[in-house]
Model confidence (mean pLDDT): 83 of 100. Large-subunit ribosomal RNA, half B from a Nanopusillaceae archaeon, 1179 nucleotides, folded computationally. Lineage of the source: Archaea > Nanobdellati > Nanobdellota > Nanoarchaeales > Nanopusillaceae. It matches the Rfam family "Archaeal large subunit ribosomal RNA". Its family is annotated with structural constituent of ribosome and ribosome in the Gene Ontology.

Context: one part of a larger RNA
RNA sequence: CCCGGUCAAGGGAACUCGGCAAAUUAGCCCCGUAACUUAGGGAGAAGGGGUGCCUGCGGUAGUGGGCUAAUCCUGCUACCGCAGGUCGCAGUGACUAGGGCGGGCCGACUGUUUAUCAAAAACAUAGCUCCCGGAUAGCCCGAAAGGGUUUUUACCGGGGGCGACACCUGCCCAGUGCCGGUACCUGAACCCCCCGUUCAAGGGGGCUAAGGGCCGGUAAACGGCGGGGGUAACUCUGACCCUCUUAAGGUAGCGUAAUGCCUUGCCGGUUAAAUGCCGGCUUUGCGAACGGUGUAACGAGCCCGCCACUGUCCCUGGCCGGGACCCCCUGAACCUGCCGUCCUGGUGAGAAGGCCAGGGACCCCCGAUGGGUAGAAAAGACCCCGUGAAGCUUAACCGCAGCCUGCCGUUGUUCCAAAGGGUCCAGUGUGUAGCGUAGCGGGGAGCGAUGAACUUCAGCCGCUAGGUUGAAGGGAUGCGUCCAUGAAACACCCGCCUCUGGACCCUUUGGAACUAACUCGGAAGAGGACAGCGGCAGGUGGGCGGUUUGGCUGGGGCGGCACCCCGCCGAAAAGAUAUCGGCGGGGUCCAAAAGGUCGGCUCAAGCGGGUCAGAACUCCGCUGUGGAGGACAAGGCCAAAAGCCGGCCUGACUGCGCCCCGACCAUCAAGGGGCGCAGGGGGGAAACCCGGGCCUAGCGAACCCCAUACUCCCAUUGGUGGGGGUAUGGGCUGGCGGAAAAGCUACUCCGGGGGUAACAGCACAGUCGCGGGCGAGAGCCCACAUCGACCCCGCGGUUCGUGACCUCGACGUCGUCUCCCCCUAUCCUGGUGGUGCAGAAGCCGCCAAGGGUGGGGGUGCUCACCCAUUAAAAGGGGUCGUGAGAUGGGUUCAGAACGCCGCGAGGCAGUUCGGUCUCUAACUGUCGGGGGUGCUAGCCGCCUGAGGGGAAGGUCCGCCUAGUACGAAAGGAACGGCGGGCCGUGGCCACUGGUGGACGGGCUGUCCGACGAGGGCAAGCCCGGUAGCUACGCCAUAGGGGGUAAGCCCUGAAAGCAUCUAAGGGCGAACCCCUCCCCGAAAAUAGGCGGCUAUUAAGGGCUGGGGUAGAAGACCCCGUUGAUGGGGCGGCGGUGGAAGCUCCGAGGGUUUCCGAGGAGUAAGCCGACCGCUUCCAAU
Repeated sequence: CCCGGUCAAGGGAACUCGGCAAAUUAGCCCCGUAACUUAGGGAGAAGGGGUGCCUGCGGUAGUGGGCUAAUCCUGCUACCGCAGGUCGCAGUGACUAGGGCGGGCCGACUGUUUAUCAAAAACAUAGCUCCCGGAUAGCCCGAAAGGGUUUUUACCGGGGGCGACACCUGCCCAGUGCCGGUACCUGAACCCCCCGUUCAAGGGGGCUAAGGGCCGGUAAACGGCGGGGGUAACUCUGACCCUCUUAAGGUAGCGUAAUGCCUUGCCGGUUAAAUGCCGGCUUUGCGAACGGUGUAACGAGCCCGCCACUGUCCCUGGCCGGGACCCCCUGAACCUGCCGUCCUGGUGAGAAGGCCAGGGACCCCCGAUGGGUAGAAAAGACCCCGUGAAGCUUAACCGCAGCCUGCCGUUGUUCCAAAGGGUCCAGUGUGUAGCGUAGCGGGGAGCGAUGAACUUCAGCCGCUAGGUUGAAGGGAUGCGUCCAUGAAACACCCGCCUCUGGACCCUUUGGAACUAACUCGGAAGAGGACAGCGGCAGGUGGGCGGUUUGGCUGGGGCGGCACCCCGCCGAAAAGAUAUCGGCGGGGUCCAAAAGGUCGGCUCAAGCGGGUCAGAACUCCGCUGUGGAGGACAAGGCCAAAAGCCGGCCUGACUGCGCCCCGACCAUCAAGGGGCGCAGGGGGGAAACCCGGGCCUAGCGAACCCCAUACUCCCAUUGGUGGGGGUAUGGGCUGGCGGAAAAGCUACUCCGGGGGUAACAGCACAGUCGCGGGCGAGAGCCCACAUCGACCCCGCGGUUCGUGACCUCGACGUCGUCUCCCCCUAUCCUGGUGGUGCAGAAGCCGCCAAGGGUGGGGGUGCUCACCCAUUAAAAGGGGUCGUGAGAUGGGUUCAGAACGCCGCGAGGCAGUUCGGUCUCUAACUGUCGGGGGUGCUAGCCGCCUGAGGGGAAGGUCCGCCUAGUACGAAAGGAACGGCGGGCCGUGGCCACUGGUGGACGGGCUGUCCGACGAGGGCAAGCCCGGUAGCUACGCCAUAGGGGGUAAGCCCUGAAAGCAUCUAAGGGCGAACCCCUCCCCGAAAAUAGGCGGCUAUUAAGGGCUGGGGUAGAAGACCCCGUUGAUGGGGCGGCGGUGGAAGCUCCGAGGGUUUCCGAGGAGUAAGCCGACCGCUUCCAAU
């Protein structure tokens, strides 16, 4: 010193994030017990009293004995009481054994959870609600068979949300989802139709299910629930009004909250003081089953307060046990480039034991400490990077299961209806004209008793004029030919067409039924061509799988595009040249032209003139190097033109070669520019010019698809069609040399990086801090007593930054505690100058770093604020000193909640509750303790003091001076002296206090003992307490001398004066050096003095007994010529009256007796102290 235990004066939470830890309390009986309440509770509330032992009496219950019964007598056990007596500090005497109360948050409660950092406000829970489900159900597992729920059946099962209870739960269906509907639209395969020369591939169309569109419902489904302006007779506010807008615009309740940034909101309460807590306020904050607001009870939950209590603290101390230390035995690990392993400053890749400089420094060992070895440990978990990984999400991409739906197969029968087709029957047919409702063509001169006209009834059709059919009556009229009209002429017969109706057949669809496949069942039977299963097809489909989710970047993200191309500058006179450098552009535009050619012309502007009421504009003249124009940016370039006007044209050609830009040097693609050859053209008389545009931007690979051309290849007997190829053109990648592509990760992982961020260092010094120059002004006057704008110049390296240089195979990060050193730009104390200094008190400077600079409240805080003191409550540095020293409140892992953001996974320099801090010290440093060597003979004792350390002192108050100086008064000093306090330091233990497993006494339980005395065990507890150690106690802790600082002076020139200075001299601070205390001959210049010894020496060591000395060593004393330790005895001291004996003793019993306890007598026991004594041991 650590671990465990124990005690503590006075104070009593002042400690601290926080009463953490500890202490208090404690059993049983009695009394008594508040708010509130769900009437159960709260309650062991709180707060009080009692409790032992002895003696006696009573009661209750049980059970014996004595005579048989009544009765009576006599016991025992357990429990409940009463009375009297009695002892102690203390009676649940030890052990056992709640601290309590008040207010708030959250969760109703008991429960559950992250085995191993989170026990919670998280989960669960009764209860509420919504959704699915009538059974071959729903939900779940499985590839299926099969299984669970289910020995179930809606008062049941499954799923979601909320979470007791009370009062409640508003508005919105536009979005997303779910449910329902659906005339219409859309909608795949099958099927049908068409194209495809026949077939096929293929293509087009039609029909059509689910689904979608569309219509509606649904919020205890996912979710959502506004803005502006005006207005009341002070002001403020706005019941009221206007307006925009929405699907609807937040109701009740609550509100600075687990939610409020600002914020420590404001007010009140609590406190001396309150970033806390409670109550209240409140436009923009929450907000109603991701429930809202309350709420008794409950909680190892979280926050605040009060009482009690305490070593948490002021402020530490003592003691006990176990370690540490010493001895004996046994005997690891981490770590380890090397070494003969100092300090400071510097340097260096910017943080050195090893380099440079200076300083220090004889060799070795032991104990301790934890400053350094950017100590050990772990290839940093933060950050970035990787065309790394994984888990998770979704309206990322691509798929899959599942589910829904259609068709086909398994798959059969009957009927009805509808639709389509075919056959048959019947009907139907109105432009105009015409008697009239004329389908078309042909035949045709008749038709009609096989029943005409006409009448009645009924049906159908209808262009509303009529047509037609049937039945009954009727019994021969009527119609046609002709004529008229018209494109067509009619009776009657035949064929055909349109439309309508009917019958039958086929197909399709819908419906109804059947039984025989199939299914269920043991069967009976039930279901039934459905279901199921298989195939094809459409829809849905994070349930599941695989992946992607760009780059640049003064870290990354967010932002931006400096990601392709052009002009100018930057760019440093060749070329080239960077930045998230500056200024601007492009992704077009133009077809009788903005292109080609030929010819002609000259612009902008200014001046003069004309015209005019009036002229920038029209006209004339002159000047006019371009000041215009050239489609568009800029630069370059351009005048009989590259500009402007006109004519004729299409070269805005095809093929080929070479050079150049793209891409300096230095390879390539797309793309682009230039020169030339050939072909065939345009313009021009011609020379010539023309392969778009005065030039430099106006762009795009491969795959795939399309078009045109070629007719080269494949399969075939041939053809069609198909596939491939070649050439050209088109469709795009702007992240523009071009993947097909969204997010989260704090549950994370791997590989890397100090190539790159956060901390620290370093550099810089914008910012920051401090100072200066100038002096506008303020100060009545007066710049400078004091303050000082604008502007300017420095210093510092404590702020925020910037850079990205060391460190990512780890230099632990805020604050606090602890402890040490330093700086001064000085807060106090000391000295001193100025003052708008009378004094007192101030203000502003100068010197000065010796010492001091404290306590408390809220907050994690640093800081800041506040309270009361104070001489003052200064600032800063040391890796924002200090985590192998502590703490762990904050920050910064995993849990959880709120608000907000996000569809979601999740996220938030927002909040909130919770949350593992390892290490035995090798070197060095430091604090201590020893052993050697050296110092030239050895040794003993005593000194010196080079040098080092110290703050050894600091400060305040009172009194005297003195109510004096000063001052009108009010007020009010100093020099000097005396006393005291506080803080610091050193020492001490007579006193006071603490402790005190020495000791004495009391008491409990139990055991031994004799029932005693006396002991054992629980440090058992309690009351005292010697020595020692101690603080809370006591003692000490000056002044002086020397040297200086600012400053004040003397003398005094340079400079005949003046001047504190230049030579010289004197004063002058808590500063510096002495005086004081401590260390200190290893002070290598290794000292001095005195004494002893001459080698069997002097002296020392070992050894024995010891010690207020001590870890081991050491130190000191003693060793028979001895009081060193022990024993004995005495003194003094602690405890407090032993045992024994006698008497008393409440009562009971009675001849003797029992009895807690008391009195007398005598104390007893003990000691580390002081002595005496040779009994024992130092022989």